[in-house]
Molecule: transfer RNA
Organism: Bacteroidota bacterium
RNA sequence: UGCCUCGUGGCCUAAUGGUAUGGCAUCUGUUUCUGGAUCAGGUGGUUCCAGGUUCGAGUCCUGGCGAGGCAACCA
Numbered sequence: 001u002g003c004c005u006c007g008u009g010g011c012c013u014a015a016u017g018g019u020a021u022g023g024c025a026u027c028u029g030u031u032u033c034u035g036g037a038u039c040a041g042g043u044g045g046u047u048c049c050a051g052g053u054u055c056g057a058g059u060c061c062u063g064g065c066g067a068g069g070c071a072a073c074c075a
Base pairs, nucleotide, nucleotide: 001071002070003069004068005067006066007065010024011023012022018055026042027041028040029039048064049063050062051061052060
C1' cells in the first nucleotide's frame, strides 16, 4: 500500500429490508434464621461515525474510524 472478514445494552449473541432477540450480569419481589440456589417481574440500546437509496436500513450502497486475517513493499 492492496484485498477479505468483523463492529449491536456492562459482557456474549440473534435478527428473509418491516416493533432490535435471547443468555449472563444488575434491580425489585418470592423463598430462607442468613446467604446462595429456585421462581416471578423490571431497568438498561444515538445497532462504530458521516452521508446515500427506500414508504421503511442493524441489514443494501459510498466514504471514514477501529479490530483481526492474507498479500506486497522496506530492512